[in-house]
RNA sequence: GUCCCCGUGGUUGAAUGGAUACAAUACUCCCCUCCGAAGGGAGUGGUACAGGUUCGAUUCCUGUCGGGGACA
Repeated sequence: GUCCCCGUGGUUGAAUGGAUACAAUACUCCCCUCCGAAGGGAGUGGUACAGGUUCGAUUCCUGUCGGGGACA
């Protein structure tokens, strides 16, 4: 330099055009317990950024940024 893949709560993953984006874990509170752990309940928090297509975009297209890989 060329090409390919990826970017989603604090963390790990799912959703691949259509309901209020879903779980696990972590965190906060409550229940339980003599106390704690385990268990149960509630809550907080997310689509890398910008533009485009579409009635509708996490999903499709373009560019930028970041990460990984192949070739040279």
The prediction has a mean pLDDT of 81.
The RNA shown here (transfer RNA) has 72 nucleotides and comes from Candidatus Sungbacteria bacterium RIFCSPHIGHO2_02_FULL_49_12.
Taxonomically the source falls in Candidatus Sungiibacteriota (Bacteria, Bacteria candidate phyla).
It matches the Rfam family "tRNA".